This is a predicted structure of a 73-nucleotide RNA (transfer RNA) from an uncultured bacterium. Model confidence (mean pLDDT): 82 of 100. Its Rfam family is "tRNA". It is annotated as a transfer RNA.
RNA sequence: GCCCGCGUAGCUCAGUUGGUAGAGCAGGUCAUUCGUAAUGAUCAGGCCGGGGGUUCGAUCCCUCUCGCGGGCU
Numbered sequence: 001g002c003c004c005g006c007g008u009a010g011c012u013c014a015g016u017u018g019g020u021a022g023a024g025c026a027g028g029u030c031a032u033u034c035g036u037a038a039u040g041a042u043c044a045g046g047c048c049g050g051g052g053g054u055u056c057g058a059u060c061c062c063u064c065u066c067g068c069g070g071g072c073u
C1' cells in the first nucleotide's frame, strides 16, 4: 500500500431483504427469609463508532473517516 471482517445497554451478543432496537449477566426496588444467599416480580439503562448522501423514513443501502482484528505484497 491492497483485500476482508467487526464496532449496537456497564459486559457478552442478537436483530430487522429500510418503518425510530431486544436477550443473558451486572445494577436499583419489592416479595419471600430471623438474617444473608438463592428464587420470583418489577424498574432503569443504548438516538446502533463519527460525518455526508439516497429515501417520506436509515442501525440496515452508498460514500468518506476513526478504532480493533485477520490476510496479501
Base pairs, nucleotide, nucleotide: 001072002071003070004069005068006067007066010025011024012023013022019056027043028042029041030040031039049065050064051063052062053061